Molecule: Lysine riboswitch aptamer
Organism: Perspicuibacillus lycopersici
RNA sequence: AGUGAAGGUAGAGGUGCGAGCUUCAAAAGUACAUGUUUGGAAGAGAAUGGGCUCUGAAGAAAAACAUGGAAAGGGUAGUCUCGCCGAAAGAAAAAAUAUCCCGAUCUAUAUUUUUUCUUGGUUUUGCCAUUGAAUAAAUGCAGAACUGUCAAGAUUGUUCUUGGAGGGCUAUCUCACUG
Numbered sequence: 001a002g003u004g005a006a007g008g009u010a011g012a013g014g015u016g017c018g019a020g021c022u023u024c025a026a027a028a029g030u031a032c033a034u035g036u037u038u039g040g041a042a043g044a045g046a047a048u049g050g051g052c053u054c055u056g057a058a059g060a061a062a063a064a065c066a067u068g069g070a071a072a073g074g075g076u077a078g079u080c081u082c083g084c085c086g087a088a089a090g091a092a093a094a095a096a097u098a099u100c101c102c103g104a105u106c107u108a109u110a111u112u113u114u115u116u117c118u119u120g121g122u123u124u125u126g127c128c129a130u131u132g133a134a135u136a137a138a139u140g141c142a143g144a145a146c147u148g149u150c151a152a153g154a155u156u157g158u159u160c161u162u163g164g165a166g167g168g169c170u171a172u173c174u175c176a177c178u179g
Base pairs, nucleotide, nucleotide: 001178002177003176004175005174007173008172009171010170011169014085016084017083018082019081020080021078022077024075032068033067034066035065036064037063038062042055043054044053045052046107047105048104049102050101051100088119089118090117091116092115093114094113095112096111097110098109099108120147121146122145123144124143125142126141128140129139130138131137149164150163151162152161153160154159
């Protein structure tokens, strides 16, 4: 001096990422409760099947009217608080727990863990798909712009072009090997 080790430590990208707290809108005059009228035997416990329990002729389901009337998830704005720079997000598969009981289905939903793969980051477009009350927002896919980083090429006073990816990049340290 170089090479290797997902080696150790500390950093950078900025409308940077995530969580918490407070606030605001919307959810919604919805769910739900009570009363009246119609109605006339079923209804509820996620779906199906079987049980079990509860409500019901002192009037079920359903519908209309009146009175009262929420919340969660998601989002906006923050003076902030905390953790950070694969921060974090998503897809697939597997496992576990819960939803009255069934080792019924492995259906649905929610939460957690592991493995593999994708995305450098931000903004924005589509009314394309999924979730959602939603035309909000998020995610996916496709495009555009801006920006950081490394490599190659050009340029000449530091700009441009092309390409790659975070298991990266910068600085520094340790170990091993080579000259």